A computed fold for a 71-nucleotide RNA from Netrium digitus, annotated as transfer RNA. The RNAcentral record of the sequence draws on ENA. It matches the Rfam family "tRNA". Rfam classes the family as a transfer RNA.
RNA sequence: GCGGGUAUGGUCUAAUGGUAGAAUUCCUCCUUGCCAAGGAGAAGAUACGGGUUCGAUUCCCGUUACCCGCC
Numbered sequence: 001g002c003g004g005g006u007a008u009g010g011u012c013u014a015a016u017g018g019u020a021g022a023a024u025u026c027c028u029c030c031u032u033g034c035c036a037a038g039g040a041g042a043a044g045a046u047a048c049g050g051g052u053u054c055g056a057u058u059c060c061c062g063u064u065a066c067c068c069g070c071c
């Protein structure tokens, strides 16, 4: 330099165009004499910039970071 892949709450992981879900963590409450375990509730995310579309995590283009391969 060329080609391919990945990017979603703090972490891990779903969602093939139609309300972004689960687990875990943190916070509040309940349960207990205390802790742990358990239960209820709440907060928290689509790497970035454009395009297509009534509507984009999803499709297209580019950028960035990382991984793999070729030279």
Base pairs, nucleotide, nucleotide: 001070002069003068004067005066006065007064010024011023013021018054027041028040029039030038047063048062049061050060051059